[in-house]
């Protein structure tokens, strides 16, 4: 540098689920607890997927519809770091 991860070894990481006068409109997030799994289940919203829909806009009696500037890297795809172990 580049290619494989052993039913193997060091370290990692942590889904659902609980808990919290948490943080937020919501999605989802954070903190301990859990562990279902991950060899990049590290980071980065660039594509497309999903999710939520406060503001706005649309109707306007209500209800309702549309929209991401809001999430999601543990859906894909892309980028861009790196840990051990063989080879």
């Nucleotide at each position: 540098u580049u290619u494989a991860g052993a039913c193997a070894a060091a370290a990692g990481c942590a889904a659902a689920c609980c808990u919290g006068u948490g943080u937020g409109a919501a999605a989802a997030c954070c903190a301990g607890g859990g562990g279902c799994g991950c060899a990049a289940a590290g980071c980065c919203a660039c594509c497309g997927a999903u999710c939520u829909a406060a503001a706005g806009c649309c109707u306007c009696a209500a209800a309702g519809g549309c929209c991401a500037u809001g999430a999601c890297a543990g859906c894909g795809g892309g980028g861009u770091u790196g840990c051990c172990u063989a080879g």
This is a predicted structure of an 87-nucleotide RNA (c-di-GMP-I riboswitch aptamer) from Pseudomonas sp. TTU2014-080ASC. The sequence is in RNAcentral, with records from Rfam and Ribocentre. RNAcentral records the identical sequence in 2 taxa. Rfam family: c-di-GMP-I riboswitch aptamer. Its family is annotated with cyclic-di-GMP binding in the Gene Ontology. Rfam's curators write: GEMM was predicted in a large-scale screen for bacterial structured RNA regulatory elements. Taxonomically the source falls in Pseudomonas (Bacteria, Gammaproteobacteria, Pseudomonadales, Pseudomonadaceae).